A computed fold for a 99-nucleotide RNA from Chlorobium sp., annotated as TPP riboswitch aptamer (THI element). Its Rfam family is "TPP riboswitch aptamer (THI element)". Rfam links the family to the GO term thiamine pyrophosphate binding. Model confidence (mean pLDDT): 76 of 100. NCBI's taxonomy places the organism under Bacteria, Chlorobiota, Chlorobiia, Chlorobiales, Chlorobium. The RNAcentral record of the sequence draws on Ribocentre.
RNA sequence: AAAUCAUCUUCGGGGCGCUGACGGGCAUUCGUCGGCUGAGAAGCACUCGAGGAACUUGACGCGGAUAAUGCCGACGAAAGGAAAGGUGAUGCUGAACGC
Numbered sequence: 001a002a003a004u005c006a007u008c009u010u011c012g013g014g015g016c017g018c019u020g021a022c023g024g025g026c027a028u029u030c031g032u033c034g035g036c037u038g039a040g041a042a043g044c045a046c047u048c049g050a051g052g053a054a055c056u057u058g059a060c061g062c063g064g065a066u067a068a069u070g071c072c073g074a075c076g077a078a079a080g081g082a083a084a085g086g087u088g089a090u091g092c093u094g095a096a097c098g099c
Base pairs, nucleotide, nucleotide: 003090004089005088006087007086008085009084010083011049012048013047014046016043017036018035019034020033021032022031023030024029055080056079057078062073063072064071
């Protein structure tokens, strides 16, 4: 010096659904407290940032399950999708100096 890994800072990307009870509303629905899945279902949180399945689209689609739901699977490495810097460790290579 470059590499890999870890970590930090700053910056940026992303999602927030289904459902029960109670209350409000003429109603589409709104609020509070619970239940389901999940890292996260509005959190001073969680998660992802190119070797990119975080997330979006296709999709008001397909198969399965469920009280119900992107709940699970396929679709699918399909199409899109957000980065810079610092520190540390590791092994390797080269150079200098000493023996």